The RNA shown here (c-di-GMP-I riboswitch aptamer) has 79 nucleotides and comes from a soil metagenome. The RNAcentral record of the sequence draws on MGnify. It matches the Rfam family "c-di-GMP-I riboswitch aptamer". Rfam links the family to the GO term cyclic-di-GMP binding. The model forms 95% of the base pairs in the Rfam consensus.
RNA sequence: GAGAAAGGCAAACCAGUCGUAAGGCUGGGGCGCAAAGCUAUGGGUCCUGUAUGUGUGUCAGGAUUGCCAGGCUGCCGAA
Numbered sequence: 001g002a003g004a005a006a007g008g009c010a011a012a013c014c015a016g017u018c019g020u021a022a023g024g025c026u027g028g029g030g031c032g033c034a035a036a037g038c039u040a041u042g043g044g045u046c047c048u049g050u051a052u053g054u055g056u057g058u059c060a061g062g063a064u065u066g067c068c069a070g071g072c073u074g075c076c077g078a079a
Stems, first nucleotide, its partner, number of pairs: 001076001008033002013028006031066001037072003041069003044064006
């Protein structure tokens, strides 16, 4: 970061499966992505539990990297 090239990944949804849940995995499927590769480090959001009459707040555990950033790594080479 291109009206390039070789490629890569895979949203929603569906089927199966794991999980209390958020959500994950496998297959199909393609909305899109120059890191939509890795990392849960910071923030945000979501789930569960706790306190509590309710609400709100706190605390603990978990999820989300295709929510925004940080760190590490990678293909090509026009402006």